A computed fold for an 84-nucleotide RNA from Solobacterium sp., annotated as transfer RNA. The sequence was found in a public genome assembly. The organism belongs to Solobacterium, within Bacteria. The coordinates come from a structure-prediction model, not an experiment, and the mean pLDDT is 80.
Parts: sequence; C1' cells; structure tokens
RNA sequence: GCCCGUGUGGCGAAAUUGGUAGACGCAGUAGACUCAAAAUCUGCCGCUGGCAACAGCGUAUCGGUUCGACUCCGAUCAUGGGCA
Repeated sequence: GCCCGUGUGGCGAAAUUGGUAGACGCAGUAGACUCAAAAUCUGCCGCUGGCAACAGCGUAUCGGUUCGACUCCGAUCAUGGGCA
C1' cells in the first nucleotide's frame, strides 16, 4: 500500500428480506423477606428537559438514500486478521 471482519448501556450480548432500539444476563440501586445478613423475589437501572405524567435525543464519528436506517450507500476513526 491492497483486501476482509468487527464497533449497540458500566460490562457481555440480542434485534438486519429496512418497520416499537437496547430483549436477556452481569454489575449497580431501592424495596420485600430476616434478629441481622446471605440466598430468593419485585421495581428501577443511556443522556437531556420536567415536580410528575411524559417529551426529545441516543447503535464508533460525520453525511447520504428512504415515509421510515443498528440494518442500505459514501467518507473517516478505532481494533483484529490476510496479502504484498
């Protein structure tokens, strides 16, 4: 230099003939249970605004296509591999 793969919450990891993003698990947190704890069960658990209900944004980054993009296209970044 050329070619190929990968990139989704704090971590792992689903969702792709384009149609509700974050299921599920771990960690964390609040509660129940207990004399107390562990275990177990239940809720919450990205960011911003809001008293709340809720709203908006969010799939490495930036753009494009589309009514609609984690998914398709382009560029870039990071990382792993192959060739020279």